[in-house]
RNA sequence: GGGAAGCGAGUGCGAGCCGCGGCCGCCCCUGAGGCGGUCGAGGAAAGUCCGAGCUCCGCAGGGCAGGGUGCCGGGUAACGCCCGGACGCCGCGAGGCGCUGGAAAGUGCCACAGAGAGCAGACCGCCGAUGGCCGUCGGGAGCGAUCCCGCGGCACAGGCAAGGGUGAAAGGGUGGUGUAAGAGACCACCGGGCCGCUGGCGACAGGGGCCGCAUGGUAAACCCCACCCGGAGCAAGGCCAAGCAGGGGCGAGGCGCUGCCCGCGCCGACGAAGCCCCGGGUAGGCUGCACGAGGCGGCGGGUAACCGUCGCCCCAGAGAAAUGGCUCGCCUCCGCUCACGUGGAGACAGAACUCGGCUUAUUCCGCUUCCCGAUU
Numbered sequence: 001g002g003g004a005a006g007c008g009a010g011u012g013c014g015a016g017c018c019g020c021g022g023c024c025g026c027c028c029c030u031g032a033g034g035c036g037g038u039c040g041a042g043g044a045a046a047g048u049c050c051g052a053g054c055u056c057c058g059c060a061g062g063g064c065a066g067g068g069u070g071c072c073g074g075g076u077a078a079c080g081c082c083c084g085g086a087c088g089c090c091g092c093g094a095g096g097c098g099c100u101g102g103a104a105a106g107u108g109c110c111a112c113a114g115a116g117a118g119c120a121g122a123c124c125g126c127c128g129a130u131g132g133c134c135g136u137c138g139g140g141a142g143c144g145a146u147c148c149c150g151c152g153g154c155a156c157a158g159g160c161a162a163g164g165g166u167g168a169a170a171g172g173g174u175g176g177u178g179u180a181a182g183a184g185a186c187c188a189c190c191g192g193g194c195c196g197c198u199g200g201c202g203a204c205a206g207g208g209g210c211c212g213c214a215u216g217g218u219a220a221a222c223c224c225c226a227c228c229c230g231g232a233g234c235a236a237g238g239c240c241a242a243g244c245a246g247g248g249g250c251g252a253g254g255c256g257c258u259g260c261c262c263g264c265g266c267c268g269a270c271g272a273a274g275c276c277c278c279g280g281g282u283a284g285g286c287u288g289c290a291c292g293a294g295g296c297g298g299c300g301g302g303u304a305a306c307c308g309u310c311g312c313c314c315c316a317g318a319g320a321a322a323u324g325g326c327u328c329g330c331c332u333c334c335g336c337u338c339a340c341g342u343g344g345a346g347a348c349a350g351a352a353c354u355c356g357g358c359u360u361a362u363u364c365c366g367c368u369u370c371c372c373g374a375u376u
Base pairs, nucleotide, nucleotide: 001372002371003370004369005368006367007366008365012330013329014328015327016326017325018324020040021039022038023037024036025035026034027033028031042348046359047358049357050356051355052354053353054233055232056231057230061262062261063260064259066229067228068227069226070225071085072084073083074082075081086100087098088097089096090095101224102223106222107221108218109217110216123164124163125160126159127158130157131156132154133153134152135151137150138149139148140147141146172190173189174188175187176186177185191213192211193210194209195208197206198205199204237287238286239285240284246278247277248276249275250274253267254266255265256264257263294313295312296311297310298309299308300307301306331346332345333344334343335342336341
């Protein structure tokens, strides 16, 4: 100088004045009274994305459907959260990221390009050993037509999949042997499959033997496997008080038990549920509701998340409505001024049943540990 990880605090401190909400106490002239005391936003109170507590409904079940999670071990009331580890990828490194079960159960899909995209394929290319064709070539046989052997050429049959090209992906990779050219055809190493062994609770790791290799990708596609899941929510729900009045039309099944089926119970042609029209009543109080998986500190256990124990503390609770404003001094930063001074700025946001997480927003910063590079 450049980075990585984590933690802390967050309109701060002091003084003065004015004000707001809850609760408690006192006083009087008893009322929208006065005085005093005490408490009064956040790390995210936010998004409402997960998981719970609590409450009501259900508890008469069974099946199907549906939803969620997905490496291993641990933590927790629980979780999709957290901690530790394994594996893969990225980074020189400190470290970071991961929707990380199964593709030899089955089905589907793989656009465009390309010859070929799944029990594949031959466009360019390579070869053409063998067969075929050609030769004013060489040798041989035959009286001769012609035949045989060799050499050279063509690229017709045919062989190949090494190289090029297409693509996200082309049926293991590199090197060699081999061959006409080639190819796991063969060999070495790497990779892969199967079976033991060793270490580990496990994910997995290490090493050994056998097999030339037999089945590409996709499960944020259906699906399969394992585990979990009843519904609605504080406008839940409980108690009290006040008030009321029903009528008409359409309508044959409706309601509850989760969505469906079975099953069970209840209501319904004396007209249910639902919808529409006319008319009437209310729109108040208390509770739930602030002692809780609570906070802080010490000690102990654990690598850690976290757990145990002891001590101290009580910490907003409403109406969707309070939690603020001004002045002075100090703090940090910026502008102007030679200076004394002077002006400005200090974020995101804001409880409403309550917790545990995640995610998102955000200022001036402060602290700790570590990595890389340069210099001494």